[in-house]
Transfer RNA from a Candidatus Brennerbacteria bacterium, 83 nucleotides, folded computationally. Its Rfam family is "tRNA". It was read from a public genome assembly. The coordinates come from a structure-prediction model, not an experiment, and the mean pLDDT is 80.

RNA sequence: GCCCGGGUGGUGAAAUGGCAUACACGACAGACUUAAGAUCUGUUGCCAGCAAUGGCGUGAGAGUUCGAGUCUCUCCCCGGGCA
Numbered sequence: 001g002c003c004c005g006g007g008u009g010g011u012g013a014a015a016u017g018g019c020a021u022a023c024a025c026g027a028c029a030g031a032c033u034u035a036a037g038a039u040c041u042g043u044u045g046c047c048a049g050c051a052a053u054g055g056c057g058u059g060a061g062a063g064u065u066c067g068a069g070u071c072u073c074u075c076c077c078c079g080g081g082c083a
Stems, first nucleotide, its partner, number of pairs: 001082007010025003018066001026044006045056004059075005
């Protein structure tokens, strides 16, 4: 230099162009316990707002589309292959 695969909550990771976070782990709160563990229940991105709710958020930027994590282009990073 060329080719292929990948980058998504705190972690692993799913997601047919149509609710961004399924599922698991972790964390926090509660129940249970003398206490802890195990188990069960709930919560768990950011900002604004009293709330209802609204806006933003999938490596970065741009494009296509009514609508993009998903398709296209450029770039960055990680892994593999070829030379």